Predicted 3D model of an 84-nucleotide RNA (transfer RNA) from uncultured Acetatifactor sp.
RNA sequence: GCAGAGAUGGCGGAAUUGGCAGACGCGCACGGUUCAGGUCCGUGUGGUGGCAACACCAUGAGGGUUCAAGUCCCUUUCUCUGCA
Numbered sequence: 001g002c003a004g005a006g007a008u009g010g011c012g013g014a015a016u017u018g019g020c021a022g023a024c025g026c027g028c029a030c031g032g033u034u035c036a037g038g039u040c041c042g043u044g045u046g047g048u049g050g051c052a053a054c055a056c057c058a059u060g061a062g063g064g065u066u067c068a069a070g071u072c073c074c075u076u077u078c079u080c081u082g083c084a
Stems, first nucleotide, its partner, number of pairs: 001083007010026003019067001027045006046057004060076005
């Protein structure tokens, strides 16, 4: 240099044909169980603002198409693999 794969909450990792973004697990918070701890069980848990209701934002970055984009198109950054 060329080709392919990838980047999603605190972490791992889903999302079929474009149709509620964050399923599921871990972790964490609170509670139960215990003399206590672990294990186990229940509820909750993306971020910001708000007393709350709720609103807005969020898939590496920037743009485009579309009623609607993690998904399609263009540019770009980084990581991994292969070829030279």

Source information:
It matches the Rfam family "tRNA". Rfam's curators write: Transfer RNA (tRNA) molecules are approximately 80 nucleotides in length. Rfam classes the family as a transfer RNA. Lineage of the source: Bacteria > Bacillati > Bacillota > Lachnospiraceae > Acetatifactor.